[in-house]
Molecule: SAM riboswitch aptamer (S box leader)
Organism: Thalassobacillus sp. CUG 92003
RNA sequence: UUCUUAUUUCGAGAAGCUGAGGGAUCUGGCCCUUCGAAGCUUCAGCAACCAGCCCGCGCGGUAAGGUGCUAACUCCAGCAAGCGGUUUUUUCGCUUGAAAGAUAAGAA
Numbered sequence: 001u002u003c004u005u006a007u008u009u010c011g012a013g014a015a016g017c018u019g020a021g022g023g024a025u026c027u028g029g030c031c032c033u034u035c036g037a038a039g040c041u042u043c044a045g046c047a048a049c050c051a052g053c054c055c056g057c058g059c060g061g062u063a064a065g066g067u068g069c070u071a072a073c074u075c076c077a078g079c080a081a082g083c084g085g086u087u088u089u090u091u092c093g094c095u096u097g098a099a100a101g102a103u104a105a106g107a108a
Base pairs, nucleotide, nucleotide: 001108002107003106004105005104006103007102008101013043014042015041016040017039021032022031023030026078027077028076029075044070045069046068049066050065052062053061054060055058074100079097080096081095082094083093084092085091
C1' cells in the first nucleotide's frame, strides 16, 4: 500500500512549549479558534479491537500490556431508491442504502 471482517448518533481534558490556522480529501454550508488553531511533550481520562488475568464460561467481569480515542452523528450535504411539499421545471424536507473516510484484527 492492497484485500477481508467488525465497528462507526455512547463515552472521555488539563498543564507546558509554540504561535495561525483547523474540522480527511474536492465543492457548498455550518462551526471552532489569539479567552490560543494545528503540532510536540507530560499527566489524566474514555473505550474494550488484540493479548493477559478472573469466574458461575457469557458477545460475562477486569484494565498492568499493544493500539485507538478525549467539540459538534464520521459536523452536515453531495451518489441511488422511496415518501412528502411545490401546477410544472427548478428546488426543499424526511427515511433507507451505497460510496468515501476512520479505528481494530487478520492476510498478501